[in-house]
RNA sequence: AAAACCUCCUUGGGAGAGAGCAGAUUUUCUGCCACCGAAGGCGCAACAGCCCGGAAUCGCUCAGGUAAAAGGACCGUGGAGAAGAC
Numbered sequence: 001a002a003a004a005c006c007u008c009c010u011u012g013g014g015a016g017a018g019a020g021c022a023g024a025u026u027u028u029c030u031g032c033c034a035c036c037g038a039a040g041g042c043g044c045a046a047c048a049g050c051c052c053g054g055a056a057u058c059g060c061u062c063a064g065g066u067a068a069a070a071g072g073a074c075c076g077u078g079g080a081g082a083a084g085a086c
Base pairs, nucleotide, nucleotide: 006081007080008079009078011076012075013074018033020032021031022030023029024028034066035065036064040062041060042059043058047053
C1' cells in the first nucleotide's frame, strides 16, 4: 500500500394478492368476509451433543400488505468505516 467479506449512506431495478361489503364522527376509523408473502416476527432439518443451540427466497400469517403513493427481501452503481489475503 492492499482485493474479497461485513456495516452504514446514496442511487437504479424490484413480485404477490378485493380501488371488496357495511357503518360512522369520512380520504380516516370500526366491523365482516376473501386473499398475499419479499419489512419485521415465529417454527423446523442436517449438524452438534444431551443444557443451550442451529437455515432460508421453506412453512405460519401475529404484524404488515391486496388502485396510485409509500413500503419492500434481494441484486447492481458510487462512497465512507472497520478489517485485511496476495
About this RNA:
Predicted 3D model of an 86-nucleotide RNA (Glycine riboswitch aptamer) from a Gammaproteobacteria bacterium. The organism belongs to Gammaproteobacteria, within Bacteria. The sequence was found by an Rfam model in a public genome assembly.